Predicted 3D model of RNase P RNA and transfer RNA as a complex of 476 nucleotides. Rfam match: Bacterial RNase P class A. It is annotated as a ribozyme. The prediction has a mean pLDDT of 78.
[in-house]
RNA sequence: CAAGCUGGCUGGGUGAUCGCGGUUUCGGUUCGCCGAAGCUGAGGAAAGUCCGCACUCCACAGGGCAAGGUGCCGGCUAACAGCCGGGCGGGGUGACUCGACGGCAAGUGCAACAGAGAGGCAUAUUGCCGGAAGGGGCAACUCUUUCGGCGAGGGUGAAACGGUGGUGCAAGAGACCACCGGCGGCGGCAGCGAUGUCGCCGGCCAGGCAAACCCCACCAGGAGCAAGGCCAAGCAGGGCGGAAGGGGGUCUUCGGACCGCCACGAGGCUGCUCGUCUCGUUUGACGUCCGGGUAGGCUGCUUGAGGCCGCCGGUAACGGCGGUCCCAGAUAGAUGAUCGCCGGCGCUGUGUGAUUCGUCACGUAGCGCGCACAGAAUGCGGCUUAUAGGCCGGCUUGCCAA
RNA sequence: GGGCGCUUAGCUCAGUUGGUUAGAGCGCUUCGUUUACACCGAAGAAGUCGGGGGUUCGAGUCCCUCAGCGCCCA
Numbered sequence: 001c002a003a004g005c006u007g008g009c010u011g012g013g014u015g016a017u018c019g020c021g022g023u024u025u026c027g028g029u030u031c032g033c034c035g036a037a038g039c040u041g042a043g044g045a046a047a048g049u050c051c052g053c054a055c056u057c058c059a060c061a062g063g064g065c066a067a068g069g070u071g072c073c074g075g076c077u078a079a080c081a082g083c084c085g086g087g088c089g090g091g092g093u094g095a096c097u098c099g100a101c102g103g104c105a106a107g108u109g110c111a112a113c114a115g116a117g118a119g120g121c122a123u124a125u126u127g128c129c130g131g132a133a134g135g136g137g138c139a140a141c142u143c144u145u146u147c148g149g150c151g152a153g154g155g156u157g158a159a160a161c162g163g164u165g166g167u168g169c170a171a172g173a174g175a176c177c178a179c180c181g182g183c184g185g186c187g188g189c190a191g192c193g194a195u196g197u198c199g200c201c202g203g204c205c206a207g208g209c210a211a212a213c214c215c216c217a218c219c220a221g222g223a224g225c226a227a228g229g230c231c232a233a234g235c236a237g238g239g240c241g242g243a244a245g246g247g248g249g250u251c252u253u254c255g256g257a258c259c260g261c262c263a264c265g266a267g268g269c270u271g272c273u274c275g276u277c278u279c280g281u282u283u284g285a286c287g288u289c290c291g292g293g294u295a296g297g298c299u300g301c302u303u304g305a306g307g308c309c310g311c312c313g314g315u316a317a318c319g320g321c322g323g324u325c326c327c328a329g330a331u332a333g334a335u336g337a338u339c340g341c342c343g344g345c346g347c348u349g350u351g352u353g354a355u356u357c358g359u360c361a362c363g364u365a366g367c368g369c370g371c372a373c374a375g376a377a378u379g380c381g382g383c384u385u386a387u388a389g390g391c392c393g394g395c396u397u398g399c400c401a402a
Numbered sequence: 403g404g405g406c407g408c409u410u411a412g413c414u415c416a417g418u419u420g421g422u423u424a425g426a427g428c429g430c431u432u433c434g435u436u437u438a439c440a441c442c443g444a445a446g447a448a449g450u451c452g453g454g455g456g457u458u459c460g461a462g463u464c465c466c467u468c469a470g471c472g473c474c475c476a
Stems, first nucleotide, its partner, number of pairs: 001398010012342007020041009043373001047384002050382005055224004062274004068219004072086005087101001088099004102215002107213002109209002125154002127150010162180006181205001183202008228299004237290005245262002248259004263281007306325008343371001344369011403475007412428004421459001430446005452468005
């Protein structure tokens, strides 16, 4: 210098005028609110709603089954499918990066088409070899039929059950042997562990798919701030379904009312069940359907796993301590509009320089663009997706020069 | 704001444990029939399965992500 890898930051600035939401003080008020001044008012993703929590209600939030999720190891965290560090595997010369990465030698299932054979100690198409019969040829040999052996070569396929060399055989083959690869078991060493490495033994080889059922381990009740609470206003109820009784006590106006017990029934606990709670047992609990009313206010609501700075611990994620700050709360939804200056970007013209002749860099003039993606709605931690332009750091490879 | 569902030919819809080439009706085109049109008969065309990525030998189907459309809740 060129080509890359990776981490982090930023996301226009400023002035004037007009306007909007919140809040504090002061003043006014018909108590509804109005005016003035001050302070304050979007994001890194506020987004998608994909995860995880807080919070609220479902009486408690319990056991089991079903359904669901997660899935190498260790750590962090309130928690997570997140983050950090490590292992293994894939990619890259490398910096680095990607991985739903437990189990298919537990069971079940699937594999179209092609192919002889697609799942078990499988298969015989082309083939190789041997025997028998027949034919051809002087002969070597060859052709046809049939019986048997074979799993090496060819072929099909995404996939055909280790590789190389040798022994062996009629021909062959883990049939046998050596080495290598891979697998299982046991043991030693290193490591918290995943795992790595070494040694011995085994059988010769175990195929793929679990984002197929499933097995194993762990996690998890459901619904969601339109949750939920309070106030005000308003209205009209109706149809259908609808189970199950005994005994005791207290009071009594003698009609009855109330309270335990046992039994039964219904309903709730947002799949079922156990368990439990509530209600009922001659009264309409409850369920379901139709209809009517409201579309207002307050609260939840923003002080929080909070931001910033410093020190300490840790490789890091993160944690601890101290100091300091208060930083949007709208409700049809405020955070805006116009103009000027600076900055930025784009187009056109032009000048200079460089050039691998494609262009690039810098300057200058004019015109255009308010200027990337977007925008709070209970809050928080992540992930994912969108994002013009700019800034800073670390590292790799190649070339050149000293 | 929150919770769900759908997307396959021009339109309305099928597509069952993943399997060759994704079907049906209406519509469209051509031919026949008719003086001509309709009906009818015959033949045919038309699909990146909403976009992208992954798992798998193989994806409309399974998983992730993005987009569009629709429904429900005070």